[in-house]
Context: one part of a larger RNA
RNA sequence: GGAUGAACGCUAGCGGCAGGCUUAACACAUGCAAGUCGAGGGGCAUCGAGAGAGUAGCAAUACUUUUGUCGGCGACCGGCGGACGGGUGCGUAACGCGUAUGCAACCUACCUUAUACAGGGGGAUAACCUUUCGAAAGGGAGACUAAUACCGCAUAACAUUACUUUGAGGCAUCUUGAGGUAAUUAAAUUUUCGGAGGUAUAAGAUGGGCAUGCGUAGCAUUAGCUAGAUGGUGCGGUAACGGCGUACCAUGGCGACGAUGCUUAGGGGUUCUGAGAGGAAGGUCCCCCACACUGGUACUGAGAUACGGACCAGACUCCUACGGGAGGCAGCAGUGAGGAAUAUUGGUCAAUGGUCGGAAGACUGAACCAGCCAUGCCGCGUGCAGGAAGAAUGUCUUAUGGAUUGUAAACUGCUUUUGUAUGGGAAUAAUAAUAGCUUUGCGAAGUUAGAUGCAUGUACCAUACGAAUAAGGAUCGGCUAACUCCGUGCCAGCAGCCGCGGUAAUACGGAGGAUUCGAGCGUUAUCC
Numbered sequence: 001g002g003a004u005g006a007a008c009g010c011u012a013g014c015g016g017c018a019g020g021c022u023u024a025a026c027a028c029a030u031g032c033a034a035g036u037c038g039a040g041g042g043g044c045a046u047c048g049a050g051a052g053a054g055u056a057g058c059a060a061u062a063c064u065u066u067u068g069u070c071g072g073c074g075a076c077c078g079g080c081g082g083a084c085g086g087g088u089g090c091g092u093a094a095c096g097c098g099u100a101u102g103c104a105a106c107c108u109a110c111c112u113u114a115u116a117c118a119g120g121g122g123g124a125u126a127a128c129c130u131u132u133c134g135a136a137a138g139g140g141a142g143a144c145u146a147a148u149a150c151c152g153c154a155u156a157a158c159a160u161u162a163c164u165u166u167g168a169g170g171c172a173u174c175u176u177g178a179g180g181u182a183a184u185u186a187a188a189u190u191u192u193c194g195g196a197g198g199u200a201u202a203a204g205a206u207g208g209g210c211a212u213g214c215g216u217a218g219c220a221u222u223a224g225c226u227a228g229a230u231g232g233u234g235c236g237g238u239a240a241c242g243g244c245g246u247a248c249c250a251u252g253g254c255g256a257c258g259a260u261g262c263u264u265a266g267g268g269g270u271u272c273u274g275a276g277a278g279g280a281a282g283g284u285c286c287c288c289c290a291c292a293c294u295g296g297u298a299c300u301g302a303g304a305u306a307c308g309g310a311c312c313a314g315a316c317u318c319c320u321a322c323g324g325g326a327g328g329c330a331g332c333a334g335u336g337a338g339g340a341a342u343a344u345u346g347g348u349c350a351a352u353g354g355u356c357g358g359a360a361g362a363c364u365g366a367a368c369c370a371g372c373c374a375u376g377c378c379g380c381g382u383g384c385a386g387g388a389a390g391a392a393u394g395u396c397u398u399a400u401g402g403a404u405u406g407u408a409a410a411c412u413g414c415u416u417u418u419g420u421a422u423g424g425g426a427a428u429a430a431u432a433a434u435a436g437c438u439u440u441g442c443g444a445a446g447u448u449a450g451a452u453g454c455a456u457g458u459a460c461c462a463u464a465c466g467a468a469u470a471a472g473g474a475u476c477g478g479c480u481a482a483c484u485c486c487g488u489g490c491c492a493g494c495a496g497c498c499g500c501g502g503u504a505a506u507a508c509g510g511a512g513g514a515u516u517c518g519a520g521c522g523u524u525a526u527c528c
Base pairs, nucleotide, nucleotide: 001528002527003526004525006524007523008522009521010520013380014379015378016377017376018375019373020372021338026336027335028334030333031332032331035080036079037078040077041076043073044072047071048070049069050067051066052065053064054063055062056061087291088290089289096216097215098214099213100212101211102210103209106208107207111204112203113202114201115200116199117198119153121151122150129142130141131140132139133138159184160183161182162181163180164179165178166177167176168175169174189196190195217263218262219261224254225253226252229251230250231249232248233247234246235245236244266288267287268286269285270281271280272279273278293314294313295312296311297310316327317326318325319324344370346369347368348367352366353364354363355362356361383414384413385412386411394404395403396402397401419465420464421463422462423461424460428455434449435448436447437446438445439444472517473516474515475514476513477498478497479496483512484511485510486509487508493500494499
C1' cells in the first nucleotide's frame, strides 16, 4: 500500500447493487416450513343444490325433518411425493475431495422409443356402528363393507434358471450371435368414450453405486505397526466386486519414498495479495462430502440406514389423576445465553422452479419481494457566476501601522440535481383452461382470441416553489503533506518507531491557521 462476513470512537443527506451469529453442533416459548389425487375406493362428519314429508301463512316464503340424488368433501383405505428443495460444518487426514480412467462386477421410480399382453376367481380389513380400558397419550373386543389394497388359478417369451447344438470375439476369470429341451414368473381398472392408467421385455435418457493411478496439513521431542490382520479355498451376503461376513488352510501385510501414533482441519471451483514465483483464506454463489439432541438399529421403498418417519438406550425439558405419557429450530422468523459483534415472530405464490392432479387447481418460510444495518462497492448532492470598503469579529505582530482568516461573507444575478407539494404512471406476462382456424394416418404441432402483478400507485415522467433540506473526521517534531500564540513545568500528559515534557515545548492541553480524505474519517484485529 492492498484486503476484510469485521468491531470500536466521532460524524451522517440520498439512491443502486451486494452482504449480514466468524462466538455456544448452547438451550429453545409461539406460528408457519410437505403435501396432493373424488378421473382408484367405501362412504357422508361438514357446506351448498335438488326431491319428498310436516308446521305457520291466502300466497310468496320461512322453519323442521328425511333422502348420497347432484356439486363437493372432514376423517379413513389406496396411489404418488415426504430420499428433492432448505440448514449446518460436529465428525473426517479419508478414494472424503480434485483430476483422469475402468466396471468382461452393477442398480435406476417418474420420462422417451419399440414389441407383446390384460382371462377368470377368492378371502380379508380400515372407516362407520356397538361396546370397553385409560387422567391423558393411546388402546382392546364384537359385528358390517369396498377398491388401481391383498392372495391363488389361467395364459406367456426376445425374461430368469438348468442342460444342450453350432459359430464369432476377447482381457485370465470370460463376452456375444443363432437355435433346441425342461422348469419358473404378470397384470387393474376407470371413463364425460376424447382419454387416463396396468403387466412383461428390450433399448435410451437421467440419477447413482463400486474400483483404480496421481495430487491433497503439522509433529520423528511419535519408529516400529498389524490377528480378519495379509493371501487362498468353500459357503453366505449384496444391485454388484471384495475378509463384506463366516469355517478351514497358509503366514503373511505395512514402514525413514515416514508405517503407527498424536494434534489440527470438511474438500474443490474460487477469493485476497504479489511484477511473478509464491504466501494466505475457503464467508456469500456453484459442485461434492458429512451431520440432524447424543449413541445404536433396522423397516418401508426404485432410491434412506431417512432434519420436520420408526424402534432401543442416554442426557435434558414439559404434562400427569403418580399408574404413565410428550418433545427435538444445524428449515423461516423469533427468544434466552455466550459475545467486541451480525436483521422482521413481514408480503405473495405474480414470475422462476418443485410435488400431486387429465385439468381447474392445491401446497410450497424453495423462490421472488419488502423491512432493519454507512457492513462494503459504485453513483449523486450539500450550489454556480460575479463581488475589495480587501468590511466586522477572531488570531499573530516589529502595534496610530501591518499580516492572516479572505472572494470567504455581505450584496447582485442564475440554476433546481436533491427536497416538498400536486398530477400522470410502468416493464417484469410468457400464457393456462376454453373456443375458432390450418396441418396431420394416429399421437400431436402451429396459429388467432383469451383470466392472471406480491412488489406498487413503487420506479419513472411532468408542473410549481424556493439556495431553499444536507459536512465532518483525522493530522500538522522526523519518517509524512501541513506552524504560530497561550497554558503547563520530567507534573499533567503524548507515543507506530526514534522519542517529547525538569520556565520561551512547531511533540502535552487550548486557540487561531494549515494539510489531507470526505458521507465518511480515524483506531484496533487479521492476511499478503